[in-house]
Context: one part of a larger RNA
RNA sequence: UGACGGGGACCCGCACAACCAGUGGAGCAUGUGGUUUAAUUCGACACGAAGCGAAAAACCUUACCUGGGCUUGAAAUCCAAGCGUUCUAUUUCCGGGAAACCGGAGAAAUCCGCAAGGAGGCUUGGACAGCUGCUGCAUGGCUGUCGUCAGCUCGUGCCGUGAGGUGUAUUCUUAAGUGAAACAACGAGCGCAACCCCCAUUCUAUGUUAAAUUUUCAUAGAAGACUGCCUGUUUUUUAAACAGGAGGAAGGAGGGGACGACGUCAAGUCAGCACGGCGCUUAUGUCCAGGGCAACACACAUCCUACAAUGGCGAAAAACAAUGGGCAGCCAAGCCGUAAGGUGGAGCUAAUCCCUGAAAUUUCGCCUCAGUUCAGAUUGAGGGCUGAAAUUCGCCCUCAUGAAGUUGGAAUUGGUAGUAAUCGCGGAUCAGCAGGCCGCGGUGAAUACGUUCUCGGGUCUUGUACA
Repeated sequence: UGACGGGGACCCGCACAACCAGUGGAGCAUGUGGUUUAAUUCGACACGAAGCGAAAAACCUUACCUGGGCUUGAAAUCCAAGCGUUCUAUUUCCGGGAAACCGGAGAAAUCCGCAAGGAGGCUUGGACAGCUGCUGCAUGGCUGUCGUCAGCUCGUGCCGUGAGGUGUAUUCUUAAGUGAAACAACGAGCGCAACCCCCAUUCUAUGUUAAAUUUUCAUAGAAGACUGCCUGUUUUUUAAACAGGAGGAAGGAGGGGACGACGUCAAGUCAGCACGGCGCUUAUGUCCAGGGCAACACACAUCCUACAAUGGCGAAAAACAAUGGGCAGCCAAGCCGUAAGGUGGAGCUAAUCCCUGAAAUUUCGCCUCAGUUCAGAUUGAGGGCUGAAAUUCGCCCUCAUGAAGUUGGAAUUGGUAGUAAUCGCGGAUCAGCAGGCCGCGGUGAAUACGUUCUCGGGUCUUGUACA
C1' cells in the first nucleotide's frame, strides 16, 4: 500500500421488512445430468451453465454412427503434356446400383468485343487444396460479471531516507469524486451528468389516406421545466441544499431506452469469423443412402395447463386496441364441408387491399361444491395440411376414451405503478412445425413502520503470525 476480520462508524440497493403473485407437490413441454446405445455430434457448470449457442434436427441442416463410393479431390490459384469442328455452356441412351458412383455407346459446338484479341472443357502428372481435428492456458475480435457501482488516475508542487502520501482526508449535501465550505495544494484526464432516441402538452406548416370536418392521424420544425417564482428550515453566512406551496400537460433526474471508467475472474468462445503452433493427407478430407442428435429406471432447471363458482358450459353475437407482416406473398366476398380445410377468384408492391369480427369484458340461461357440465394427460378410430417423402420423427380437426391433480415439506423467486397480476394480438426463424424468444396493446391492484437482522456494494477508521 492492499486484502481479510463471527472489529467499529456512516450510507445505499426489491437486500431485509410490509404487501401481491408464484416456484418447490400433479400432468405435460423444453433444456441438462446420468444411464443406455453402432451413434445417441460438440460446446456452456455457483451467482455469471441448464426454453443457453439453436431466430425452427423428417431429408437437408449435421459436425455423430453403419454401409457404399472418390483421391489434385465438393469449391480455389498455377504449371507441364495430351485429347477433342481447339478457342464452348454441356447433354442423351444402355447396364449395374439404395444413391453417390462405376462401366459402355453416342450427340453437341459458345460468349464478350467494330476489330485486334480475351475467356473455357476433359484426362494424366506436379505444385497444392481441404479438416466443425487439438490447444480459449499461445492469440485477435466479440461477450458475460462485479455494476450504471462511483469510482480509477495523471502533471507540477509539497511531505517522507524509501515503499509511498497529499490532491481524492474533514463538515454539510447529492442518484453521483454531484455541489458547497474549508484545506499544501493548484490544475487536468477517464468515468457521473449533459449532448442522442422514444413517450407525455401546445403551436406552425404540409396532406398520400380516412364519405365529410375547425378535428383525429402522419411527417417536418418550434415552444415548454430552469429550483425560474413564493414561504420556511439547516449552519457563522452571502454560498450550497432540503421541505412545502403557486402556476402548469409535466416539478425538482417527468417516465423509459441507448450509453458500461481503471480493472477482476489464465471467466466464455479455435464450432460464427480471423490467427500462431501441433496433428491428418487413397483420410481426421470429400460425396451418397439409411440411422442417430427424439433412446429412458431416475435426478435437477425453466415454462405451460390445472386443481375450479371472482368459475365452467351454451347462447346473444352487445362492445373496445396497438405493434407488425405481405408478390415464388397476404389472400376478401360467395359456395362445399360438423371441423381442420377445400373451392373460388376480387383487391393489394399497401394510412388505400388482405392477414384481422382481439380476448379478458357485457347481457341472458344452465350447472350448485361433486374428482363434478372441474381438469385435461393417455389411448383407439376416422379425416385435413405442408412436403419427393410424416414409420423411426411434424402440425391440425372430429368422434370416443377421461389419468394424476382438491393449492403443494424443508426451502426459494419476481415485483414499488400503468409496475405486479391477468387477457389476448403481432413478428423473426420458417415448405411445414412455438407451451420458447422478441415486441404490442386491453383490464389493472396491494404494500413500504423502518434499517435490528440476511445478501451485495461504497467511504472512513482499527487489528493482523496474510501478500
A computed fold for a 467-nucleotide part of an RNA from Candidatus Woesebacteria bacterium RBG_19FT_COMBO_42_9, annotated as small-subunit ribosomal RNA, 3' major domain. RNAcentral holds the full RNA, with entries from ENA and SILVA.